Predicted 3D model of RNase P RNA and transfer RNA as a complex of 416 nucleotides. Rfam match: Bacterial RNase P class A. Rfam classes the family as a ribozyme. From the family's description: Ribonuclease P (RNase P) is a ubiquitous endoribonuclease, found in archaea, bacteria and eukarya as well as chloroplasts and mitochondria.

[in-house]
RNA sequence: GAGCGGGCCAGACGGCCGCGCGUGCCCUUGUGGUGCGUGAGGAAAGUCGGGGCUCCAAUGGGCAGGGUGCCUGCUAACGGCAGGGCGCGGCGACGCGACGGAAAGUGCCACAGAAAAGAAGACUCCCCCGCCUCAAAGCGGGAGAAAAGCUGAAACGGUGCGGUAAGAGCGCACCAGCGUCACGGCAACGUGGCGGCUUGGCAAACCCCACCCGGAGCAAGGGCGAAUAGGAGCGAUUAAGGCUGGCCCGGCCGGCGCUCGGGUACGCCCGCACGAGGCCGACGGCGACGUCGGUCCCAGAUAAAUGGUCGUCCACGACAGAACCCCGCUUAUCGGCCCGCUC
RNA sequence: GCCGGAGUAGCUCAGCUGGUAGAGCAGCUGAUUUGUAAUCAGCUGGUCGGGGGUUCGAUUCCCUUCUCCGGCU
Numbered sequence: 001g002a003g004c005g006g007g008c009c010a011g012a013c014g015g016c017c018g019c020g021c022g023u024g025c026c027c028u029u030g031u032g033g034u035g036c037g038u039g040a041g042g043a044a045a046g047u048c049g050g051g052g053c054u055c056c057a058a059u060g061g062g063c064a065g066g067g068u069g070c071c072u073g074c075u076a077a078c079g080g081c082a083g084g085g086c087g088c089g090g091c092g093a094c095g096c097g098a099c100g101g102a103a104a105g106u107g108c109c110a111c112a113g114a115a116a117a118g119a120a121g122a123c124u125c126c127c128c129c130g131c132c133u134c135a136a137a138g139c140g141g142g143a144g145a146a147a148a149g150c151u152g153a154a155a156c157g158g159u160g161c162g163g164u165a166a167g168a169g170c171g172c173a174c175c176a177g178c179g180u181c182a183c184g185g186c187a188a189c190g191u192g193g194c195g196g197c198u199u200g201g202c203a204a205a206c207c208c209c210a211c212c213c214g215g216a217g218c219a220a221g222g223g224c225g226a227a228u229a230g231g232a233g234c235g236a237u238u239a240a241g242g243c244u245g246g247c248c249c250g251g252c253c254g255g256c257g258c259u260c261g262g263g264u265a266c267g268c269c270c271g272c273a274c275g276a277g278g279c280c281g282a283c284g285g286c287g288a289c290g291u292c293g294g295u296c297c298c299a300g301a302u303a304a305a306u307g308g309u310c311g312u313c314c315a316c317g318a319c320a321g322a323a324c325c326c327c328g329c330u331u332a333u334c335g336g337c338c339c340g341c342u343c
Numbered sequence: 344g345c346c347g348g349a350g351u352a353g354c355u356c357a358g359c360u361g362g363u364a365g366a367g368c369a370g371c372u373g374a375u376u377u378g379u380a381a382u383c384a385g386c387u388g389g390u391c392g393g394g395g396g397u398u399c400g401a402u403u404c405c406c407u408u409c410u411c412c413g414g415c416u
Stems, first nucleotide, its partner, number of pairs: 001343009011313007019039008027030001041319001045330002048328005053217004060249004065213005070084005085099001086097004100208002105206002107202003123149001124145002127142005157175006176198001178195007221270005231260005238254001241253004277296008314317001344415007353368004362399001370386005392408005
């Protein structure tokens, strides 16, 4: 100088005015005044994945459907994360990868081309015989071949040597792939030996294999209040019928009797903020993470607050704002600082 | 806030299991008519919302993103 990986910050300070929530005090007791405390983010976003929580009688079984997909772990769970394997890229630090199965089956492979997958092999190639001919070419018949040319994104292992009339794993060496054995590894896989010679691509086509998933969502759901009039629980009994938000099994409702006092519009309250929580330290682990101890309380609105203005300074300030909560992913983002590493 | 749907020509829409993207209206040219409309013949017009991936090949399959529309008190 050029880069790679990780972490952190997100204008600072002060004056004045204003807003939400909590709390103390005061009064004329209410839509009051005043003091103090506190008040957005790394993504609060997209709502893509997962979980908590709540209801659906219960969340039980099966089918269908959906999702994930190298291996081993972490986690409440995940399509996330960590470590490892393999492949690709980079001189390197390092980065990226939907990365199971195509010798289980079905399907597709346009155009071109002889042929697109059972090569029943034709445009062809080589040899022999016959006809014709000086000969070659041509025509007919027989036998052999898959190498070369041609088409295509892709042509039935690749390269080289031998072999042959021309050729062919026909033989040999190396390489790729397949099967098998041994060793190392929990495994993915790696290394080495042996074998017969070879089985095109697509599974983000159907499918097979392994594992996972009930549905809906805080506008879930619950409580209080007047009028008018409906419902809940228990017991007995089950005929038609209805419901169970894809279907079946299974289950529930219904009509009868008894008992109890309740539901909805609208308004208010709860849910609602102490949580898989933050920070610090020790220990275990390569790590994700876990265990233990200490410490802190950190927005909670419902038309929805977190703002405006002035002054000083600098590196001149980006993307953007909670609405039940949490863990991730993805996307947007002016710049600045720190640590480690590579050339 | 939560849930669902749709982006293809100027407009309204097709396009089924991947193989050169179509239709109607509109526009332009010509014919017909004294002229216009209607009618007939022909023509033009496409980043398939944007980006990336799978594949020989993507409007179609997958991921991500943008815009628009609808439902729920």